[in-house]
RNA sequence: CUCUUAUCGAGAAAGGCUGAGGGAUCAGGCCCUAUGAAGCCUUGGCAACCGCCCCUAACGGGGAAAGGUGCUAAUUCCUGCUCUAUUAAAUUAGGGAAAGAUGAGAG
Numbered sequence: 001c002u003c004u005u006a007u008c009g010a011g012a013a014a015g016g017c018u019g020a021g022g023g024a025u026c027a028g029g030c031c032c033u034a035u036g037a038a039g040c041c042u043u044g045g046c047a048a049c050c051g052c053c054c055c056u057a058a059c060g061g062g063g064a065a066a067g068g069u070g071c072u073a074a075u076u077c078c079u080g081c082u083c084u085a086u087u088a089a090a091u092u093a094g095g096g097a098a099a100g101a102u103g104a105g106a107g
Stems, first nucleotide, its partner, number of pairs: 001107008013043005021032003026080004044072003049068002052063004076099001081096005
C1' cells in the first nucleotide's frame, strides 16, 4: 500500500517546549484558536478490538485492566451520490452507498 471483516449517536485532560494555524482530502457551511492552533515530550484518563481469566459442545455470555493497539471539542462536526416520504419550491425527516478512522486477519 491492497484485500476481507467488525465497529464508528457513549466515554475520557493537566503540565512543559514551541508559536499560527486547525477540524483527513476538494467544495460549501459551521466551529475551535494568542484565555495559545498544529506538532513533540511527560503524567493521567477513557474504552474494551486483540491478547488474558471464568462459564458454554458451539454460537455466545461474564470479568479484570499488569500486555499490544486505539482514543481523549462538536455524531466520522454537518452536507456532497442514490432511494423513500414531505413541501408549490426552497426545505425537512429517514434508509443505503461512497470516502475516511480504528482493531483483527491475509497478501
The RNA shown here (SAM riboswitch aptamer (S box leader)) has 107 nucleotides and comes from a Chlorobiota bacterium. Its Rfam family is "SAM riboswitch aptamer (S box leader)". Rfam describes the family as follows. The SAM riboswitch is found upstream of a number of genes which code for proteins involved in methionine or cysteine biosynthesis in Gram-positive bacteria.